[in-house]
RNA sequence: CAGGCCGGGUGACCGCGAGGCGUUCGCGCUUCGAGGAAAGUCCGGACACCACAGGGCAGGACGCUGGGGAAACCCCAGGGGGCGAAAGCCGACGGAAAGUGGAACAGAAAGCAAACCGCCGUCGAGGCGUUCUCCGGAGGCCUCGACGGUAAGGGUGAAACGGUGGGGUAAGAGCCCACCAGCGCCGCGGUGACGCGGCGGCUCGCUAAACCCCGUCCGGUGCAAGGUGAAGCAGAUCCCGCCGACGCGGCCCGCCGAGGGAUCGGGUACACCGCUCGAGCCGAAGGGCAACCUCCGGCCUAGAUGGAUGGUCAUCCAAGACAGAAUCCGGCUUAGAGGCCUGCU
Numbered sequence: 001c002a003g004g005c006c007g008g009g010u011g012a013c014c015g016c017g018a019g020g021c022g023u024u025c026g027c028g029c030u031u032c033g034a035g036g037a038a039a040g041u042c043c044g045g046a047c048a049c050c051a052c053a054g055g056g057c058a059g060g061a062c063g064c065u066g067g068g069g070a071a072a073c074c075c076c077a078g079g080g081g082g083c084g085a086a087a088g089c090c091g092a093c094g095g096a097a098a099g100u101g102g103a104a105c106a107g108a109a110a111g112c113a114a115a116c117c118g119c120c121g122u123c124g125a126g127g128c129g130u131u132c133u134c135c136g137g138a139g140g141c142c143u144c145g146a147c148g149g150u151a152a153g154g155g156u157g158a159a160a161c162g163g164u165g166g167g168g169u170a171a172g173a174g175c176c177c178a179c180c181a182g183c184g185c186c187g188c189g190g191u192g193a194c195g196c197g198g199c200g201g202c203u204c205g206c207u208a209a210a211c212c213c214c215g216u217c218c219g220g221u222g223c224a225a226g227g228u229g230a231a232g233c234a235g236a237u238c239c240c241g242c243c244g245a246c247g248c249g250g251c252c253c254g255c256c257g258a259g260g261g262a263u264c265g266g267g268u269a270c271a272c273c274g275c276u277c278g279a280g281c282c283g284a285a286g287g288g289c290a291a292c293c294u295c296c297g298g299c300c301u302a303g304a305u306g307g308a309u310g311g312u313c314a315u316c317c318a319a320g321a322c323a324g325a326a327u328c329c330g331g332c333u334u335a336g337a338g339g340c341c342u343g344c345u
Stems, first nucleotide, its partner, number of pairs: 001343006008316007016033007035322001039333002042331005047222004059218005064078005079093001081090003094213002099211002101207002116154002118150011131138002162180006181203001183200007226273004235264006247255002280299004285294003317320001
């Protein structure tokens, strides 16, 4: 550094919930009774009810490759990038050459490029100075001004239009050359992301958890879902309907034959189902780097509804953290005293 595991033990007594058995109906006996996170409710489902012709708009989520998985803001393996001395760790990791926008402060300039200082050229003015001269001037240096060239150097910035070196030039510049980075094409390797090599013209900035573009996907509400029985209550208004509503039926046809629906108000909140056997758990074998899959054997492991799983004492040790089910399952994240094991640097 990575992975896995444990999460006080034992005994006695008194309690609580559920199942089973017995019962003299008072109760007695017996078995079982929270977690790795039961948590946050952040993702994805099962299940239930409601809604739903088709198509479109709007909105949202996700985004390297291959595999796993019911699916996922999930997992495994790999690629590329970043961090680290290393083992290893981290990630919304498609597109900036379709368009729009943004970049505080500083700075001349933040993407159309741009000249503050500096460097260079031409012209003009002034000064210095005395090299040459055929005495008309020519040349040199400095300062100022105008026009122009220049992105090498300075300075600003998180970031300044490839980097280093050489050539070249008035000074410079991919202007030219070598190497490196980037881009495009070709070849080879790989399932692929991509890697390696060669060639080419020479450079095309950053930002998409900014709008946006591309691709894939997406109804709503959650077990207080929803159903059954019992008890209780008060109706009011509106719409449709014997010209056939509602119901059966995919439509037509047909059957059936008197009620159906919406809003507001009133009543109840008792019992039962849903409810816990499930993408289940444990062990062996086989396949696979792994996630995981196949197959065999074994196991049943809380189910309340004012809501159980606790308390006291004794004893031992390394002195006991975070925390507690409420329909269920797969993940992620967060909390967490102490201890053990394995591998690696």
A computed fold for a 345-nucleotide RNA from a soil metagenome, annotated as Bacterial RNase P class A.
Rfam family: Bacterial RNase P class A. Rfam describes the family as follows. Ribonuclease P (RNase P) is a ubiquitous endoribonuclease, found in archaea, bacteria and eukarya as well as chloroplasts and mitochondria.
The sequence is in RNAcentral, with records from MGnify.
Its mean pLDDT, the model's own confidence on a scale to 100, is 76.